Predicted 3D model of a 335-nucleotide part of an RNA (large-subunit ribosomal RNA, domain IV) from a bacterium. The full RNA is in RNAcentral, with records from ENA. Rfam family: Bacterial large subunit ribosomal RNA. Model confidence (mean pLDDT): 83 of 100.
Context: one part of a larger RNA
RNA sequence: GGAUCCCCAAGGAACUCGGCAAAAAAGCGGCCGUACCUUCGGUAUAAGGCCUGCUCCUCGCAAGAGGAGCCGCAGCUAAAGUUUCUCUGGCAACUGUUUAUCAAAAACACAGCUCCCUGCUAACUCGCAAGAGGAUGUAUAGGGGGUGACACUUGACCAAUGCCAGAAGGUCAACCAGCGGCGUUGCUACUCGCAAGGGUAGUGGUGACUGCUGUAAGCCCUGGUGAAUGUCGGCCGUAACUAUAACGGUCCUAAGGUAGCGCAAUUCCUUGUCAGGUAAGUUCUGACGCGUUGAAUAGUGUAAUGUCUGGAGAACUGUCUCGGGGAUUAGCUCG
Numbered sequence: 001g002g003a004u005c006c007c008c009a010a011g012g013a014a015c016u017c018g019g020c021a022a023a024a025a026a027g028c029g030g031c032c033g034u035a036c037c038u039u040c041g042g043u044a045u046a047a048g049g050c051c052u053g054c055u056c057c058u059c060g061c062a063a064g065a066g067g068a069g070c071c072g073c074a075g076c077u078a079a080a081g082u083u084u085c086u087c088u089g090g091c092a093a094c095u096g097u098u099u100a101u102c103a104a105a106a107a108c109a110c111a112g113c114u115c116c117c118u119g120c121u122a123a124c125u126c127g128c129a130a131g132a133g134g135a136u137g138u139a140u141a142g143g144g145g146g147u148g149a150c151a152c153u154u155g156a157c158c159a160a161u162g163c164c165a166g167a168a169g170g171u172c173a174a175c176c177a178g179c180g181g182c183g184u185u186g187c188u189a190c191u192c193g194c195a196a197g198g199g200u201a202g203u204g205g206u207g208a209c210u211g212c213u214g215u216a217a218g219c220c221c222u223g224g225u226g227a228a229u230g231u232c233g234g235c236c237g238u239a240a241c242u243a244u245a246a247c248g249g250u251c252c253u254a255a256g257g258u259a260g261c262g263c264a265a266u267u268c269c270u271u272g273u274c275a276g277g278u279a280a281g282u283u284c285u286g287a288c289g290c291g292u293u294g295a296a297u298a299g300u301g302u303a304a305u306g307u308c309u310g311g312a313g314a315a316c317u318g319u320c321u322c323g324g325g326g327a328u329u330a331g332c333u334c335g
Stems, first nucleotide, its partner, number of pairs: 002329007010321002014319001019316001029051004037042001039149001053070007071075001084314007091306002096108002112147007124133003150301004155232003160229002162225005169220003176214006182207011233251005260293001261291001272288005
């Protein structure tokens, strides 16, 4: 020096990313008392204060209550048993679930809300199939997507993409059918040639050959659809100081971000500006707002809850100023 503990003057978070760790208070016993807020259930053991032993007396069925006295530093006297409290934000409603073995959370789930599909041999899933699940269920049922209690809400755009519906027209595959072309082959006739052989016409067969016509869905097309994927402008001018622009002009667009919230878990500039708190505050709280904000990829609030997270305070302390002492223990060195 390491590990596990104990104690400490004065100060008391000056430590540190951060009160991490430790300490302290309290102790689901009794009595009193208890704010904001609130979904009226809670918050709440809020907070805060007092009592607690033993002996005797009185009352009482008892539990216990009242009175008088006794002792101690201390009376739930030991042991066991335990989440210090307050103020104020963020996020998630909540209890729950999770990375077995570095993450327990603001992530997942959730009840609730909403959209889509499904009429039963259901949709959907598994299986080549038989078949099984769904379900011995039947739209108050089942499957899938999103959001995530509750309250108030959820704006504009269907041009693109997706989905749904439609059918006039355009386009369009293979097989097949019909009609041809070409090649090849049999027969007949005519014709050219001395011959070998060639040509034409007719009539049959044949081909992974070839053209045209006929035929579906789809696509093009016509509509619809946002709690579908998504998207939600620019320039210029204008008021009797200045500044600003309710107002006007113009271009573009499918339509130009509504209500809200806002320097934010989102703000680069930025330690924005103002106010509060501190002696001093890049954090924090409240405002302001030309902002990469914004409405079920949900928006804004919200009591309760949280081994979540930010800020402040009381109490408390070896976290620190700044170290010191003690006990046990492992290692090393010496003996």